[in-house]
Record summary
A computed fold for a 98-nucleotide RNA from Marinobacter profundi, annotated as Glycine riboswitch aptamer. The sequence is in RNAcentral, with records from Rfam. It matches the Rfam family "Glycine riboswitch aptamer". Rfam 15.1 lists 9,425 matches to the family in 5,228 species. From the family's description: This family represents the bacterial glycine riboswitch. Rfam links the family to the GO term glycine biosynthetic process. Model confidence (mean pLDDT): 77 of 100. The source organism's lineage runs through Bacteria, Pseudomonadati, Gammaproteobacteria, Marinobacteraceae and Marinobacter.

RNA sequence: CAACAGCCGACUGGAGAGAGACUGCCCGCGCAGUCCACCGAAGGGGCAAGCAGGGGUUUCCCUGUAAACUCUCAGGUAUCAGGGACAGGGGGAGAGGC
Repeated sequence: CAACAGCCGACUGGAGAGAGACUGCCCGCGCAGUCCACCGAAGGGGCAAGCAGGGGUUUCCCUGUAAACUCUCAGGUAUCAGGGACAGGGGGAGAGGC
């Protein structure tokens, strides 16, 4: 210096699950609350076959460690809108955004 990876923004794609019941409101296919039933792909919590380290020695114990796994706190459950892990190509390193 370049590439890859990482980081940041925008654009594009992007699933799942009740048009639930009751009450209230400005009566609006709207909003809020409560209850029941569900979803997992914002965020968050949890875990080790394996791997790393330590102790012990015939195969044991301890510690650490992940996710799209799992939980469902949060969030979400008609269209529209919004959110959305992740992905794509293209940019950026800020003078932008908060």